Model confidence (mean pLDDT): 82 of 100.
The RNA shown here (transfer RNA) has 72 nucleotides and comes from a Spirochaetota bacterium.
The source organism's lineage runs through Bacteria, Pseudomonadati and Spirochaetota.
Its Rfam family is "tRNA". Rfam links the family to the GO term triplet codon-amino acid adaptor activity. Rfam classes the family as a transfer RNA.
[in-house]
RNA sequence: GCCUUCUUAGCUCAGUGGUAGAGCAUCUCCAUGGUAAGGAGAAGGUCUGCGGUUCAAAUCCGCAAGAAGGCU
Repeated sequence: GCCUUCUUAGCUCAGUGGUAGAGCAUCUCCAUGGUAAGGAGAAGGUCUGCGGUUCAAAUCCGCAAGAAGGCU
């Protein structure tokens, strides 16, 4: 220098056009003499940024930034 993949909740990841979810973690409650395990519930994300396409974009397209891998 060229090519490919990835970027979504505190962490690990789903979601492949119709207003974003799970597990773990956190908080509250139940339960216990108390703790852990267990049960119920809650909070937490302008989906890396900008622009474009579309009635509608996390999702499609372009550019930029960051991460990983490959070729020379």